Molecule: small-subunit ribosomal RNA
Organism: Thermoleophilia bacterium
RNA sequence: UUUACGGAGAGUUUGAUCCUGGCUCAGGACAAACGCUGGCGGCGUGCCUAACACAUGCAAGUCGAGCGUGAAGGGAGCUUCGGCUCCCGGAAAGCGGCGAACGGGUGAGUAACACGUGGGUAACCUGCCCCAGGGACUGGGAUAACCCCGGGAAACCGGGGCUAAUACCGGACGAUGUCGUCCCACACAAGUGGGCCGACCAAAGGUAGCUUCGGCCUCCGCCCUGGGAUGGGCCCGCGGCCUAUCAGCUAGUUGGUAGGGUAACGGCCUACCAAGGCUACGACGGGUAGCUGGUCUGAGAGGAUGAUCAGCCACACUGGGACUGAGAUACGGCCCAGACUCCUACGGGAGGCAGCAGUGGGGAAUCUUGCGCAAUGGGGGAAACCCUGACGCAGCGACGCCGCGUGAGCGAAGAAGGCCUUCGGGUUGUAAAGCUCUGUCUUCCCUGACGAAUAAAUGACGGUAAGGGAGGAGGAAGCCACGGCCAACUACGUGCCAGCAGCCGCGGUAAUACGUAGGUGGCUAGCGUUGUCCGGAAUCACUGGGCGUAAAGAGCGCGUAGGCGGCUUGCCAGGUCCGAUGUGAAAACCCGGGGCUCAACCCCGGGCCUGCAUCGGAAACCGGCUCGCUAGAGUCUGGGAGAGGAGAGUGGAAUUCCUGGUGUAGCGGUGAAAUGCGUAGAUAUCAGGAGGAACACCGGUAGCGAAGGCGGCUCUCUGGAACAGUACUGACGCUGAGGCGCGAAAGCUAGGGGAGCGAACAGGAUUAGAUACCCUGGUAGUCCUAGCCCUAAACGAUGGACACUAGGUGUCGGGGGUGUCGACUCCCCCGGUGCCGUAGCUAACGCAUUAAGUGUCCCGCCUGGGGACUACGGCCGCAAGGUUAAAACUCAAAGGAAUUGACGGGGGCCCGCACAAGCAGUGGAGCAUGUGGUUUAAUUCGACGCAACGCGAAGAACCUUACCUGGGCUUGACAUGUACGUGGUAGGGAUCCGAAAGGUGACCGACCCCUCGGGGAGCGUACACAGGUGGUGCAUGGCUGUCGUCAGCUCGUGUCGUGAGAUGUUGGGUUAAGUCCCGCAACGAGCGCAACCCCUGUCCUGAUGUUGCCAUCAUUAAGUUGGGCACUCAUCGGAGACUGCCGGUGACAAACCGGAGGAAGGUGGGGAUGACGUCAAGUCAUCAUGCCCUUUAUGUCCAGGGCUACACACGUGCUACAAUGGCCGGUACAACGGGCUGCGAUACCGCGAGGUGGAGCGAAUCCCUUAAAGCCGGUCUCAGUUCGGAUUGAAGUCUGCAAUUCGACUUCAUGAAGCUGGAAUCGCUAGUAAUCGGAAAUCAGCAAUGUUCCGGUGAAUACGUUCCCGGGCCUUGUACACACCGCCCGUCACACCACGAAAGCCGGGAACACCCGAAGCCGGUGGCCUAACCCGCAAGGGAGGGAGCCGUCGAAGGUGGGCUCGGUGAUUGGGGUGAAGUCGUAACAAGGUAGCCGUACCGGAAGGUGCGGCUGGAACACCUCCUUU
Repeated sequence: UUUACGGAGAGUUUGAUCCUGGCUCAGGACAAACGCUGGCGGCGUGCCUAACACAUGCAAGUCGAGCGUGAAGGGAGCUUCGGCUCCCGGAAAGCGGCGAACGGGUGAGUAACACGUGGGUAACCUGCCCCAGGGACUGGGAUAACCCCGGGAAACCGGGGCUAAUACCGGACGAUGUCGUCCCACACAAGUGGGCCGACCAAAGGUAGCUUCGGCCUCCGCCCUGGGAUGGGCCCGCGGCCUAUCAGCUAGUUGGUAGGGUAACGGCCUACCAAGGCUACGACGGGUAGCUGGUCUGAGAGGAUGAUCAGCCACACUGGGACUGAGAUACGGCCCAGACUCCUACGGGAGGCAGCAGUGGGGAAUCUUGCGCAAUGGGGGAAACCCUGACGCAGCGACGCCGCGUGAGCGAAGAAGGCCUUCGGGUUGUAAAGCUCUGUCUUCCCUGACGAAUAAAUGACGGUAAGGGAGGAGGAAGCCACGGCCAACUACGUGCCAGCAGCCGCGGUAAUACGUAGGUGGCUAGCGUUGUCCGGAAUCACUGGGCGUAAAGAGCGCGUAGGCGGCUUGCCAGGUCCGAUGUGAAAACCCGGGGCUCAACCCCGGGCCUGCAUCGGAAACCGGCUCGCUAGAGUCUGGGAGAGGAGAGUGGAAUUCCUGGUGUAGCGGUGAAAUGCGUAGAUAUCAGGAGGAACACCGGUAGCGAAGGCGGCUCUCUGGAACAGUACUGACGCUGAGGCGCGAAAGCUAGGGGAGCGAACAGGAUUAGAUACCCUGGUAGUCCUAGCCCUAAACGAUGGACACUAGGUGUCGGGGGUGUCGACUCCCCCGGUGCCGUAGCUAACGCAUUAAGUGUCCCGCCUGGGGACUACGGCCGCAAGGUUAAAACUCAAAGGAAUUGACGGGGGCCCGCACAAGCAGUGGAGCAUGUGGUUUAAUUCGACGCAACGCGAAGAACCUUACCUGGGCUUGACAUGUACGUGGUAGGGAUCCGAAAGGUGACCGACCCCUCGGGGAGCGUACACAGGUGGUGCAUGGCUGUCGUCAGCUCGUGUCGUGAGAUGUUGGGUUAAGUCCCGCAACGAGCGCAACCCCUGUCCUGAUGUUGCCAUCAUUAAGUUGGGCACUCAUCGGAGACUGCCGGUGACAAACCGGAGGAAGGUGGGGAUGACGUCAAGUCAUCAUGCCCUUUAUGUCCAGGGCUACACACGUGCUACAAUGGCCGGUACAACGGGCUGCGAUACCGCGAGGUGGAGCGAAUCCCUUAAAGCCGGUCUCAGUUCGGAUUGAAGUCUGCAAUUCGACUUCAUGAAGCUGGAAUCGCUAGUAAUCGGAAAUCAGCAAUGUUCCGGUGAAUACGUUCCCGGGCCUUGUACACACCGCCCGUCACACCACGAAAGCCGGGAACACCCGAAGCCGGUGGCCUAACCCGCAAGGGAGGGAGCCGUCGAAGGUGGGCUCGGUGAUUGGGGUGAAGUCGUAACAAGGUAGCCGUACCGGAAGGUGCGGCUGGAACACCUCCUUU
């Protein structure tokens, strides 16, 4: 100096919290597609689906300097004018050579030495190219083209005749080549190098120049040999998919010998021999897939992927086969078979775009039938050159990446318009307009390349890029989003509709979530959506997770493989580490630099390529071998403990049964009963006997065992552990996939046994039902023997081993020490078994030397809930069933711990007329009143458990009135504003129509101000608007009810807890009280409680006395008057009560109990006063009010009707049923109130309601106003009555415009039900209940028996808190939180969805056996054919070759039985999901029978019962243990 550049989370389970856990989102990428939109350029990129089928054109030819011909055309000559000859020319085809095996395409197949990487080849080949050496002598016979003939529709073929070569053949020479025998050297075996001998094998010419035509020479070829280079073949190590619901596979299979074959090793092939080979480190099978460099993502490790570019492989319509060749088993070659297409004269032929374009088809989807060989590259050629859909370019597509633009500056009257609005304004917004500029891109004109390598020629792209100029802001912006995540908000419309949605979720009349608009946010020629991959996801965790209760420890042990392993010596060097070398293609990626104006893109250099191989080195650790050791492990000895196991025997208690005795009417059983048993003698009781099963007390968080489990006693056999002790072995250890064994209960098989108990079953109860709980019976079973089964909440829900890490305290076994004569005490050690607790851990609960702490090793297991402890398949089982174990589909959770509440047929404590104890009622009757229901034109509306129902109603005949019917009015019955009009106007109003409203309208007829113009008011018209008891109390305010006058509800600070929260406020006492005291990690405070307020109770040598009062004085009929205010009373003011005093109890406190005094005593009595909150409680009809609706009506006016109906049901009352009473007569004593359109006296009339009349009084004065019960006297005498008064008739009175619907009252008459009220239920604890009357509000009158208040008379009872109801505090359980009116399970019914089974049916795949057997290679034969060589004059023969035929192999095809996968299938099975269906109530509280697990039986269903097990059961009691004192 440089390097190191790197990691974010959120939403959603709950009332809230922490945790676990899944789902979802934000990022990046795409060979993409779709929707909306679209100016330009550069560079890339473009059938991912049907390896589906292909029209047309092109994609591989070239060489005349290998060869023989030789068309068109040109020239010359001849000609009988038909033509012929020669020369030039060179098309076209042919023979021959090279190429066609490259280049280009595709990804079907392939899980393989196919690919990658590193090696081997002493087991190999290599045309063209390069280097070196050598050679090319001499002969021969054919054949195509061509000509002739023939066949065929065609493709094409046959015969005859001629001809050439760098085509073919013979011979010669010939080695460093090949082969064979032998020898030498080297070497890792097959080999390499060298030597001797023998045998065998080669060739071709062409061309330019020169030439003395003999030839020479140039260049290109030819042959042999060696080497190189390049390219390949073969072999090996290592590496990279899923599935074990594929566990065994294999006959050329594994090896050998011999042979064949190949360029070459090899079972590659054949014969024979042997019986091997592979596999849990996953063979074999199934599924999927071209592999790699790379690409995408990621902090990385990883994960995913394998388009374009590059390397390798495979394929070329499907399958098989060879030929040629250096190279192929050949994309644009051949043969055969098959499918398909085309042509055809029906005889036969032709074809293969997965080359470039292009077409159809498929699909969400992927381009031009373009230009050029100018460049790069390839083939041929000596070259010119030709060919080249390789390639270079262009075209199309926003498909991707990159760049640019759509203008810049100034510009406030903050224009108009839009949108919103609280109507003021805000916003769009410097945005626009306007002014001043600029000129990228586009358009036009001019110039005009690099790429060309070369001196010249040569450019498809292309008149392109680029440059110059002109013109003019002129031509160029969209898409998505705006509830949270996530950046951006309002209005209108809609009304759980329409719709949105990635998750949570929005929408049911005020939607920032739907649709539209305005505005805003984001990105921008794009923006969104969908799909896929990685990320986030530590959500498979190597880096980097877990398993007590969330998913997860196997029921337990023994032990195989494997993994891991004490101290120590030496050696080795496999792992490990260091260095070096080779390789790790290029491209890509990263860094530096450079080129296109930048960038994308391209170029150069470096890094990287984390790997593999080889060589050298190190030796600590792991590993191997080795010398030793004793601390791990084991062996031995000793005395003890134990429900350890197996077998045999034996004992007593109890139940039941049998026999006999005694004895008599019941027994038994339950919540209560019944079934059952019993007079044929039960139960009870005594004696005797039989039989089976289990072992009381001891007995214990005691013991033993690996777990399951083990309990009377004795004997025999036997396993293990602990302690103590010396000696011995010398790491022998730990764990343990598979495997093997054991394994409660239930269950199964066979045979016994069977007392009690007891699934099923039967009966009796209970119940709506009761397939249950309860009862009476009772069979399997429970027991034994032998054999199966193999599961449990088989649990400490905690795998095993070892080590380490405070203690305290019980208990069991063993030992040591100590003291003691001893029983035994105390201390210590080891092992087991409990509790408490520190650090630490944990989500918390909790665990804590017996870890859930800290570490090491090994095994098992988990990965959201449901589906599913399931299906299918495999294995096991006699069966029941066990074990292993999915998917489709579905949900946005399911879950753990803890918190606060609420709740419990949980607990504790405590209150309340809550029960109890009492008194009087209601429920029965009649009536009144309210409600439901019904009815009606309407019976207006509201209120609905308590907390609606004599409630809103403190007054419905009209009015009220909101309802109905009918008749009217429309700026309106009422308000405000504007404009216009209006003096005979506003207003009054006869008449007429009318039910009225309303209409008509003779006639009468104004007001205020004034500057005399007019203005105001009124009226009319028009427009804004009025109006609505129309809707929504679930949009609201206000007010109210209720829990409840219950004692509670909270806050600040502190402390504790990760947190929700807790503490305080709990605890011990006490109170009416969270009232007070004490204690306490709390200390304080607020709203409530209490007190302060009002009424009432006592008093004042207090005050004031009228309308009140009257003791004294006078007076009267009378407190009537004088007088007086003492008393009563009224009003005002004050006193008094505070547990203050005494005693007791109590913590010496608070307080409680008793007492004194006092009018009053422990808040004296009553009232007002109602905490935080709950009930979407009530009220839009008191009022107010948002929004919606209505506007000649849902407004308004009027008449009549209705709210008063009446089979019925309920609530609240009144009056009664009578003698404590009714009736009659007499007589006494209140208080609160009210009164001037009012109360109304005396008096008179009427039986009476009432009338006449009017004194007095705006009221402590007068009136309402006689209070009644009571008391005194009389009568009635138990009767439906002298009780009771309904109902009805008649006659009246009063109010009122009007009593018919529909008032009250009076009189006379009538005289109903009713004789104390079933189940059930209300009120009240003292001046209360009960009873008696009085007043008032509303109001003309009154349905008031209601309501509110007033006084009179005036009780009974409370043992007590078990129970019912409500409430408070503490605690406990909870699956509830809309909070028990909660939650929730299963059958059934209906709809939809996916899946399993199923007689079968259909299809795919891979094999097997047999049949057939094409082409072709190979083998045999080859009587037929046959130029080259040999013999021969020839004919002919021979050698060799061939056709043909035969054989092995052999594709397709056929037949067959299986395997496997998929589709479909009447029917069937369960599962999931659905709106408010049906039946029940299983679970959550002790869930009303605690629940759950395994198993068996039973039942509509949840489920019930038996047996065994678990606590993941509440409550109470006891025991034990622990903590504290």